[in-house]
A computed fold for a 71-nucleotide RNA from a Candidatus Anderseniibacteriota bacterium, annotated as transfer RNA. Its Rfam family is "tRNA". It is annotated as a transfer RNA. The organism belongs to Candidatus Anderseniibacteriota, within Bacteria.

This record gives sequence, structure tokens and C1' cells, in this order.
RNA sequence: UCCGGGAUCGUCUAACGGCAGGACGUCAGGCUCUGAACCUGAAAAUUGGGGUUCGAAUCCCUGUCCCGGAA
Repeated sequence: UCCGGGAUCGUCUAACGGCAGGACGUCAGGCUCUGAACCUGAAAAUUGGGGUUCGAAUCCCUGUCCCGGAA
């Protein structure tokens, strides 16, 4: 330099172009002699920018970063 892949709650991981969900963790409440166990609930994310579309995490262009390959 070229080619391919990847980036989603704090962490891990889903999501035909149609309400961004789950687990763990955190917080609140309950239960309990006690709570780190158990039950219920809550907060929390689509890597930046642009485009296509009625509608984009998803398709297209481009930037950044990571991984692999070629020279």
C1' cells in the first nucleotide's frame, strides 16, 4: 500500500429493512435472624459523518480504531 472481517447497555451476546432484546453486573423494593441466596421492578447501548428509503443496528459512500491475509 492492497484485500477481507469486525465495532450494539458497565461486560458478554441477540435482532427479515418495521417497538433495539437477553444474561451477568449495578440500583431500588420484597423475603429473611442476617444476606453475597431467592423473588419483583428500574436505569443503561447501536464507533463518527453523509446518503438511499415511508422507515436503517441492518443497504450504500466516507473517517477512526481493532483483527486476519497478500505484496
The RNAcentral record of the sequence draws on ENA.